[in-house]
Context: one part of a larger RNA
RNA sequence: UGACGGGGGCCCGCACAAGCAGCGGAGCAUGUGGUUUAAUUCGAUGCAACGCGAAGAACCUUACCCAGGCUUGACAUGCUUAUGAAAACCUAUUGAAAAGUAGGUCCUCUCUUCGGAGACAUUUGCACAGGUGGUGCAUGGCUGUCGUCAGCUCGUGCCGUGAGGUGUUGGGUUAAGUCCCGCAACGAGCGCAACCCCUGUCCUUAGUUAAUUUCCUAGGGAGACUGCCGGGAGAAACCUGGAGGAAGGUGGGGAUGACGUCAAGUCAUCAUGCCCUUUAUGCCUGGGGCUACACACAUGCUACAAUGCGCCGUACAACGGGUUGCCACUUCGCGAGAAGGAGCUAAUCCCUUAACGCGGCGCCCAGUUCGGAUUGCAGGCUGCAACUCGCCUGCAUGAAGUCGGAGUUGCUAGUAAACGCAGGUCAGCAUACUGCGUUGAAUAUGUUCCCGGGCCUUGUACA
Numbered sequence: 001u002g003a004c005g006g007g008g009g010c011c012c013g014c015a016c017a018a019g020c021a022g023c024g025g026a027g028c029a030u031g032u033g034g035u036u037u038a039a040u041u042c043g044a045u046g047c048a049a050c051g052c053g054a055a056g057a058a059c060c061u062u063a064c065c066c067a068g069g070c071u072u073g074a075c076a077u078g079c080u081u082a083u084g085a086a087a088a089c090c091u092a093u094u095g096a097a098a099a100g101u102a103g104g105u106c107c108u109c110u111c112u113u114c115g116g117a118g119a120c121a122u123u124u125g126c127a128c129a130g131g132u133g134g135u136g137c138a139u140g141g142c143u144g145u146c147g148u149c150a151g152c153u154c155g156u157g158c159c160g161u162g163a164g165g166u167g168u169u170g171g172g173u174u175a176a177g178u179c180c181c182g183c184a185a186c187g188a189g190c191g192c193a194a195c196c197c198c199u200g201u202c203c204u205u206a207g208u209u210a211a212u213u214u215c216c217u218a219g220g221g222a223g224a225c226u227g228c229c230g231g232g233a234g235a236a237a238c239c240u241g242g243a244g245g246a247a248g249g250u251g252g253g254g255a256u257g258a259c260g261u262c263a264a265g266u267c268a269u270c271a272u273g274c275c276c277u278u279u280a281u282g283c284c285u286g287g288g289g290c291u292a293c294a295c296a297c298a299u300g301c302u303a304c305a306a307u308g309c310g311c312c313g314u315a316c317a318a319c320g321g322g323u324u325g326c327c328a329c330u331u332c333g334c335g336a337g338a339a340g341g342a343g344c345u346a347a348u349c350c351c352u353u354a355a356c357g358c359g360g361c362g363c364c365c366a367g368u369u370c371g372g373a374u375u376g377c378a379g380g381c382u383g384c385a386a387c388u389c390g391c392c393u394g395c396a397u398g399a400a401g402u403c404g405g406a407g408u409u410g411c412u413a414g415u416a417a418a419c420g421c422a423g424g425u426c427a428g429c430a431u432a433c434u435g436c437g438u439u440g441a442a443u444a445u446g447u448u449c450c451c452g453g454g455c456c457u458u459g460u461a462c463a
Stems, first nucleotide, its partner, number of pairs: 001463002003460003007457007015447002019411005026302008034293002042053002064288007073128001077127003082122003088105006108119004130277002133275003139271002141266003144262001146260001151190006157166003170181003196254004201222007225248001228242005304404001308363007320351003325344002329340004370401001375396007417439007
């Protein structure tokens, strides 16, 4: 000087408290451990791994296993040999497919002094290619975390033999090392804040495909600054109340992450040193596996019902997406869907009937008209192909579950909770993820305690 203390003081945070809804018990989905397996590819492992890489494993993906096949190679550059009757395409064979073999179709181009040269393609040999092989403890880049916490430093000066200190401590104040006062310090930098985007009010310009009289889209501007008033305070900063105002003291949300810490994560995005491999640890193909299943954990979905369930009727969104696409409308089908078929490269057409809600009727507290797992049969869709291993529909079946131990999570307002909708990935596959709107609370007396953090101080046999 730091770090640490079941030392002290001050302060903050959904940290506790006050509340609301959960998780932990059930079934299922997904991930992980374990076990199993020919293989169950690899990575991530307290917070900060475990609906994580993966914004979507039937084949492909795919890296794993089994089997078959290739060896200058699926891909790049250069030299070299030969060829232009090569290559390519089709069929057959092998049969799982590729490669190979056989047959068929086709069968170069430009310049030229006619010797040849060049381009393209194949081929021979050689340099080499290739590697999701190892090392994230050799690295770059990127990222997580403490933490959007308020800190981290420098120049000159001064103090100290020196390590170092001072500034940055003190008194107030703030969300803030924010600002003020004081002070051997005076200044400055990276952070804070502001500048950026969205949103809330108004004015204005322009606009069609929308709407009809001030709504939308795209620009420009105004507005909020403790500016004004009162009180507190020696002054200032600041605190508290009020006016005006759509909005009041950072208006709300986002983006933005200092010096550093964890030899944190990633050699499997990519790049890269070194090591290893080179008829294989490379490449191609078929099939299987990543989907196994006594079990354990994590994250979710659905429930256990009457503030409910079922049926009928009826009302109101926003964000988005669409030509290999979205698909109106008509007909057929109980339905998933199918057959026709208009519009739309989009404020025009479509996805698109939002759902919870509201009105009426039934159910009458039961393992039920709750709950829907599981299983049987019959179908639909995508796709070469749904057996391993997809999603959906109809009929039948109708499991556990009657609110969950110890413990534990999220949340302070348009928030929690509840409700649906859209999108990306995507042929198909969403209870996940990312967004969007609709309905819309309760509680906060406070900082004694738990957890994490900041500043000052103290002790130390720690560095």
Background: The part of an RNA shown here (small-subunit ribosomal RNA, 3' major domain) has 463 nucleotides and comes from a Candidatus Dormibacteria bacterium. The prediction has a mean pLDDT of 81. Lineage of the source: Bacteria > Bacillati > Candidatus Dormiibacterota > Candidatus Dormibacteria.